[in-house]
Context: one part of a larger RNA
RNA sequence: UUGGGCGUAAAGAGCGCGAAGGCGGGGCCUUAAGUUGGGCGUGAAAUCCCCUGGCUUAACUGGGGGAGGUCGUUCAAUACUGGGGUCCUUGAGGGUGGACGGGGAGAGCGGAAUUCCCGGUGUAGUGGUGAAAUGCGUAGAUAUCGGGAGGAACACCAGUGGCGAAGGCGCCACUCUGGGCCGUAACUGACGCUGAGGAGCGAAAGCGUGGGUAGCAAACAGGAUUAGAUACCCUGGUAGUCCACGCCGUAAACGUUGGGCACUAGGUGUGGGUCUCAACCAACGAGAUCCGCGCCGUCGCUAACGCAUUAAGUGCCCCGCCUGGGGAGUACGGUCGCAAGACUAAAACUC
Numbered sequence: 001u002u003g004g005g006c007g008u009a010a011a012g013a014g015c016g017c018g019a020a021g022g023c024g025g026g027g028c029c030u031u032a033a034g035u036u037g038g039g040c041g042u043g044a045a046a047u048c049c050c051c052u053g054g055c056u057u058a059a060c061u062g063g064g065g066g067a068g069g070u071c072g073u074u075c076a077a078u079a080c081u082g083g084g085g086u087c088c089u090u091g092a093g094g095g096u097g098g099a100c101g102g103g104g105a106g107a108g109c110g111g112a113a114u115u116c117c118c119g120g121u122g123u124a125g126u127g128g129u130g131a132a133a134u135g136c137g138u139a140g141a142u143a144u145c146g147g148g149a150g151g152a153a154c155a156c157c158a159g160u161g162g163c164g165a166a167g168g169c170g171c172c173a174c175u176c177u178g179g180g181c182c183g184u185a186a187c188u189g190a191c192g193c194u195g196a197g198g199a200g201c202g203a204a205a206g207c208g209u210g211g212g213u214a215g216c217a218a219a220c221a222g223g224a225u226u227a228g229a230u231a232c233c234c235u236g237g238u239a240g241u242c243c244a245c246g247c248c249g250u251a252a253a254c255g256u257u258g259g260g261c262a263c264u265a266g267g268u269g270u271g272g273g274u275c276u277c278a279a280c281c282a283a284c285g286a287g288a289u290c291c292g293c294g295c296c297g298u299c300g301c302u303a304a305c306g307c308a309u310u311a312a313g314u315g316c317c318c319c320g321c322c323u324g325g326g327g328a329g330u331a332c333g334g335u336c337g338c339a340a341g342a343c344u345a346a347a348a349c350u351c
Base pairs, nucleotide, nucleotide: 003323004322005321006320007305008304012319014201015200017198021194022193023192025088026087027086028085029084030083031082033081034080035077036076037075038074039073040072041071042069048066049065050064051063052062053061054060091191092188093187095184096183097182098181103177104176105175106174108172110154115149116148117147118146119145120144121143125136126135162169163168206247207246208245209244210243211242215241216240220236221235222234223233258318259317260316261315262314263313266296267295268294269293270292271291272290273289274288275287276286277285300307301306324351325350326349333344334343335342336341
């Protein structure tokens, strides 16, 4: 490189946005670049194939013919692709009506609980464990009642449930705001899909500056355990966890399953709409349909497990990635970063 692959064997980028590129709906007209056919030119010789000659034969070699093209030119064809024009509405967008949601940001607010402080009652323990001890407590603890301070998180509802592209999102009300869904079908008329680079978002931990610190808690200290115990258990406890701004850019960032479109038996549950039965309203019920989330299962697929209209089935388009194990996601170089380090990424050697 070809081929074959990427749920679990190596392999889907953490996620969306998107310039280039690749690919792209239906009708008509046109062009003739790709495409197809013919003519002419050319495709040196040697090589290759066929016929034939020369060395005794062969290798070798002479002669003749043929074949050989992302080639040039010309004539022609017009199904498909491309270019130009025009029209269309199913793809896409979009007006309008509606409902749903822990989607995001800001600024408020509430109660429960823990801790601390003050005061009351009250007295000898409390706490902790497998058992203990360190610790706390007669300077009055624990318990209990009242008052206050402060920080962080929001029990029940809560769901196999909802929303978001992913990370993720949960007290309550307010302000600003994104997205999807359903009904309708006015309007635009292919405006689309994907997306190397790029730029953006991106849990936790970590970093910088400033603030905050109730609980928890790396490090650390002590008590236990133990042969030892730099642990597991206990008592403490600092970074951190929280806020603002700025970095970092990683993860079992997982559905270990890239995105889009179309097609291919069903059954059952659930969330959000719409319609019908259907009547004055409401509620409930049954059925149909669109969108989402689950379970079961046929064909098919799969090494098996399993997947199975939310495909890992059947096809098309685009991107990413894999190519035996170790060495190694390392060294070196480069880019980025305050650093930690991240990204890119080998080889010797070895099995």
Small-subunit ribosomal RNA, central domain from an uncultured soil bacterium, 351 nucleotides, folded computationally.
The coordinates come from a structure-prediction model, not an experiment, and the mean pLDDT is 87.